[in-house]
RNA sequence: AGUUCGCCAGACAGUCGCUCCUCGUUGAGAGGGGAGGAAAGUCCGGGCUCCAUAGAGCAGAGUGCCAGGUAAUGCCUGGGGGGCGUGAGCCUACGGAAAGUGCAACAGAAAGUAAACCGCCGUACCUUGGUUUCAGGGUAAGGUAAGGGUGAAAUGGUGCGGUAAGAGCGCACCGCGCGUCUGGUAACAGUACGUGGCGAUGGUAAACCCCGCUCGGAGCAAGACCAAAUAGGAAUCCUUCGGUGUGGCUCGCACUGGAUUCGGGUAGGUUGCUUGAGUCAUGUGGUGACGCAUGACCUAGAUGAAUGACUGUCCACGACAGAACCCGGCUUAUCGGCGAACUCAA
RNA sequence: GGGCCGUUAGCUCAAUUGGCAGAGCAAGGGACUCUUAAUCCCUAGGUUGGAGGUUCGAUUCCUCCACGGCUCACCA
Numbered sequence: 001a002g003u004u005c006g007c008c009a010g011a012c013a014g015u016c017g018c019u020c021c022u023c024g025u026u027g028a029g030a031g032g033g034g035a036g037g038a039a040a041g042u043c044c045g046g047g048c049u050c051c052a053u054a055g056a057g058c059a060g061a062g063u064g065c066c067a068g069g070u071a072a073u074g075c076c077u078g079g080g081g082g083g084c085g086u087g088a089g090c091c092u093a094c095g096g097a098a099a100g101u102g103c104a105a106c107a108g109a110a111a112g113u114a115a116a117c118c119g120c121c122g123u124a125c126c127u128u129g130g131u132u133u134c135a136g137g138g139u140a141a142g143g144u145a146a147g148g149g150u151g152a153a154a155u156g157g158u159g160c161g162g163u164a165a166g167a168g169c170g171c172a173c174c175g176c177g178c179g180u181c182u183g184g185u186a187a188c189a190g191u192a193c194g195u196g197g198c199g200a201u202g203g204u205a206a207a208c209c210c211c212g213c214u215c216g217g218a219g220c221a222a223g224a225c226c227a228a229a230u231a232g233g234a235a236u237c238c239u240u241c242g243g244u245g246u247g248g249c250u251c252g253c254a255c256u257g258g259a260u261u262c263g264g265g266u267a268g269g270u271u272g273c274u275u276g277a278g279u280c281a282u283g284u285g286g287u288g289a290c291g292c293a294u295g296a297c298c299u300a301g302a303u304g305a306a307u308g309a310c311u312g313u314c315c316a317c318g319a320c321a322g323a324a325c326c327c328g329g330c331u332u333a334u335c336g337g338c339g340a341a342c343u344c345a346a
Numbered sequence: 347g348g349g350c351c352g353u354u355a356g357c358u359c360a361a362u363u364g365g366c367a368g369a370g371c372a373a374g375g376g377a378c379u380c381u382u383a384a385u386c387c388c389u390a391g392g393u394u395g396g397a398g399g400u401u402c403g404a405u406u407c408c409u410c411c412a413c414g415g416c417u418c419a420c421c422a
Stems, first nucleotide, its partner, number of pairs: 001343008010314007018034006036320001040331002043329005048219004055251004060215005065079005080094001081092004095210002100208002102204002117148002119144003123140007156174006175198001176196005181190003223271004233262006242256004278297008315318001347421002349416005356371004365402001373389005395411005
C1' cells in the first nucleotide's frame, strides 16, 4: 500500500414515564422482561392455516458446469472451465447453435444452401505503338479468398514448397474437431496414442425454441371459537347440459337452487402469539458448508398499537435505522472502532 | 401488515419481431392585422426515474435500488 474473515454499534449512575408477566391488594404496592444486524426491500425457500388427502391433462412460470450440505432454496461449501490482478485474492445467468424457425440496422461484392467490388492470373477476339521477338488498352467467358477496402462480426495462424496466379494444394510447428487410453465419484484434465486438412461445427437462446429438473392456489386482514345478526317479507329474471367452493383452462372432487333490486340488521370479544429446523458451552466426525452426542438457559409479544424524556460523569462524540405469525437465505442502507490470517514494495 | 400497478420534452400521452425517440397543448421567432385573438410557417427543448449486466446495438430483455399511486370499491 492492499486482500480475506470475524466482532462491537456510545458506557455508567440517578429521577420521572410507557408496555407485558408474576406476587399481592381490590382507589396501596413490590419484583422481573422489553428491537436489529439489517427489525427494511418483499426478491427467493420453508413451517403453519383454509380450499380435496393436492389428483390427471394442457397451458404457464422458474431454474441450468460437477459433487455435496440442508426442512427447503435461485442459498451455502468444496471442486472444474473462463476472465481480471505482480500477488494475497476477486468475478462468473457457465446446458444445447451438427432438431427447427427467426434476427444482424447502416456500410459492404458477399451476413450463411456464403460471396468476385478493386486487385492478381492465363485464354479468345478487337485495337494502338512498333512491325521477327515485344509493350499497352478494351471486350467476353473463366481461374483465384494471398493483398486492398466495409463492418461489431468475413470461416484457422506462421514459414517453406508449389502454381499461370493462388489456395491445407503439399509439408513442418502451433491451434482445432473426433476416437482411444490414463487420472478423477463427476464436471473436466493430459509433454499420452491414433485420426481428420479444418467452408467440418461462424454469432445470437437475459430471441422463439429443444433438453433435464422443480412448481396446485391463497395468505395470520390466513383460519378457529364465543355473543349478536343474516329475521319475517316483496318484485323481476334464470334454470339442473345450472350455480358455488378466491384454483389460468378442461376433467375430477365437495356442497347446493341461484342472481339483482326494495326494505331491515351486524361489523364486539377471545384465540392463532411466540419453546423454536431456538441460543450458548464442551466433546466429536468432515478440507468445508454442516452433522451427531452431552449439559445449561428461556431471551418483546402489542391490537390505536409499549420500548421514551431529563440530569450528571467519561470517551474515540455516537451511523443506518425501529418488531406486528414465525424461521433459513439473498439484496440494499450504515459514523466509526477492534481482532485474526495473508500478499506486494522498500 | 399483506397484495398489486406505474415512472418517456414544461403538461397529457405514443413508440414491437431490440436498429435515427415522436404527436397534441404549452414556450420562442416570423407572417397576416390599425392592434390582439384565431390561423399559417419555422425553431428550441430528452442522462427515456437511477445504477449495473446481456447484445455489434437497449425506451424495449434481465437484476438491484429510488419515487409515486391503488386504501374499508384490492384484502377486516

Two RNAs folded together computationally: RNase P RNA and transfer RNA, 422 nucleotides in total. It holds a member of the Rfam family "Bacterial RNase P class A". It is annotated as a ribozyme. Its mean pLDDT, the model's own confidence on a scale to 100, is 77.